[in-house]
RNA sequence: UUCCGAAAGGGUAAACUCUGGGUAACCAGGGGGCACAAAGCCACGGGUCCUGUAAAGGGUGCUUUGCAGGAUAGCCGGGCUGCCGAAG
Numbered sequence: 001u002u003c004c005g006a007a008a009g010g011g012u013a014a015a016c017u018c019u020g021g022g023u024a025a026c027c028a029g030g031g032g033g034c035a036c037a038a039a040g041c042c043a044c045g046g047g048u049c050c051u052g053u054a055a056a057g058g059g060u061g062c063u064u065u066g067c068a069g070g071a072u073a074g075c076c077g078g079g080c081u082g083c084c085g086a087a088g
Stems, first nucleotide, its partner, number of pairs: 001087003011036002016031006034074001040080003044077003047072011
């Protein structure tokens, strides 16, 4: 400098659950462990989800679209950084 691949050491932690926060999506911490070689970081593009609002439809349960705000990095892409090890 390049690679994230064989092993090992080590790391992260889905569902579920307890406590707390939030209208909610969801988040933080404890337990747990499905998985992960960037499951480290960043909401930039797309997706999904939530809340508010407007319009239209409507079977009066709601649905669709627009706008605004938010959530998700363990949905995908992109950007930044990088352990062990390997190769040069």
The RNA shown here (c-di-GMP-I-GGC riboswitch aptamer) has 88 nucleotides and comes from a Nitrospirota bacterium. Model confidence (mean pLDDT): 79 of 100.